A computed fold for a 71-nucleotide RNA from an uncultured Alphaproteobacteria bacterium, annotated as transfer RNA. Model confidence (mean pLDDT): 82 of 100. Rfam family: tRNA. By type it is a transfer RNA. Its family is annotated with triplet codon-amino acid adaptor activity in the Gene Ontology.
RNA sequence: GCGGAUAUAGUUCAAUGGUAGAACGUGAGCUUCCCAAGCUUAGGAUACGGGUUCGAUCCCCGUUAUCCGCU
Numbered sequence: 001g002c003g004g005a006u007a008u009a010g011u012u013c014a015a016u017g018g019u020a021g022a023a024c025g026u027g028a029g030c031u032u033c034c035c036a037a038g039c040u041u042a043g044g045a046u047a048c049g050g051g052u053u054c055g056a057u058c059c060c061c062g063u064u065a066u067c068c069g070c071u
Stems, first nucleotide, its partner, number of pairs: 001070007010024004018054001026042005047063005
């Protein structure tokens, strides 16, 4: 330099164009003499910039970052 893949919550992962979910973790409450475990509840995210569409996590283009391959 060329080609390919990936980017969603603090972490690991879903979501085949129609209100973005789960698990773990975090905060609060209940329970317990205390701790742990358990139960309930709350907050929290689509890498960035454009385009298509009535509507985009999803389709298209570019940028950034990471990984793989070729030279």